The RNA shown here (transfer RNA) has 74 nucleotides and comes from a soil metagenome. Model confidence (mean pLDDT): 80 of 100. Its Rfam family is "tRNA".

[in-house]
RNA sequence: GCGAGUGUAGCUCAGGUGGCUAGAGCACCCCACUGAUAAUGGGGAGGCCGAUGGUUCGAGUCCAUCCACUCGCA
Numbered sequence: 001g002c003g004a005g006u007g008u009a010g011c012u013c014a015g016g017u018g019g020c021u022a023g024a025g026c027a028c029c030c031c032a033c034u035g036a037u038a039a040u041g042g043g044g045a046g047g048c049c050g051a052u053g054g055u056u057c058g059a060g061u062c063c064a065u066c067c068a069c070u071c072g073c074a
């Protein structure tokens, strides 16, 4: 340099074919249980989906350009 893939909550990920309000597990906070802790159960907070544009009535999902990381070929 060329090609491909990934980028969604603190971490690991889901989100076939665009359509109510973006989810799960772990972690975190509160409560119950306990003499206490752990485990278990219940509840809660936390993301506008890498960035900027575009298409569309509607975009995490489609398109373009960039950015970061990974892999392959030179």
Base pairs, nucleotide, nucleotide: 001073002072003071004070005069006068007067010026011025012024013023019057028044029043030042031041032040050066051065052064053063054062